Background:
This is a predicted structure of an 84-nucleotide RNA (c-di-GMP-I-GGC riboswitch aptamer) from Thermaerobacter marianensis.
RNA sequence: UCUGAAAAAGGCAAAACUGUCGAAAGGCAGUGACGCAAAGCCGCGAAUCUAAGGUCUUGAACUAUGAUAGUCGGGCUACCAGAA
Numbered sequence: 001u002c003u004g005a006a007a008a009a010g011g012c013a014a015a016a017c018u019g020u021c022g023a024a025a026g027g028c029a030g031u032g033a034c035g036c037a038a039a040g041c042c043g044c045g046a047a048u049c050u051a052a053g054g055u056c057u058u059g060a061a062c063u064a065u066g067a068u069a070g071u072c073g074g075g076c077u078a079c080c081a082g083a084a
Stems, first nucleotide, its partner, number of pairs: 001083004011036002016031006034070001040076003044073003047068003053063003056059001
């Protein structure tokens, strides 16, 4: 520097349930493991979700300043093993 078939020191933890915060999407903690070789970190680009507040056309309306890193891309960092 490249690769992740196998193995392994180890790591993370979907859904669901409980508690809690939040207007919501969703977050956090516990239980729990569907999976993950960056499922570590960063909302930078796209996408998606929500609509408290705001807007006017007053409604199955629009809107992110809210959210998703386990949707994709990008940036930063790193364990183990193998190869050069």
The prediction has a mean pLDDT of 85.